[in-house]
Molecule: transfer RNA
Organism: Candidatus Nanoarchaeia archaeon
RNA sequence: GGGCUCGUAGUUUAGCGGCUAUAACGCAACCUUGACGUGGUUGAGGUCGCAAGUUCGAAUCUUGCCGGGCCCA
Numbered sequence: 001g002g003g004c005u006c007g008u009a010g011u012u013u014a015g016c017g018g019c020u021a022u023a024a025c026g027c028a029a030c031c032u033u034g035a036c037g038u039g040g041u042u043g044a045g046g047u048c049g050c051a052a053g054u055u056c057g058a059a060u061c062u063u064g065c066c067g068g069g070c071c072c073a
Base pairs, nucleotide, nucleotide: 001072002071003070004069005068006067007066010025011024012023018056027043028042029041030040031039049065050064051063052062053061
């Protein structure tokens, strides 16, 4: 330098172009306990890597760039 693939919450992830983006773990509050843990309820936390394009509508399709991984040179 070229090709392929991946990028979504603190971590790991689900997600046919269409209603307010999903779950688990973790975190906070409350219930429970003498206390911790376990268990239960509720909640916070995402500009879906960045930018443009297509579309009535994009996390999803297209292009460029950035970053990780693999392969070729």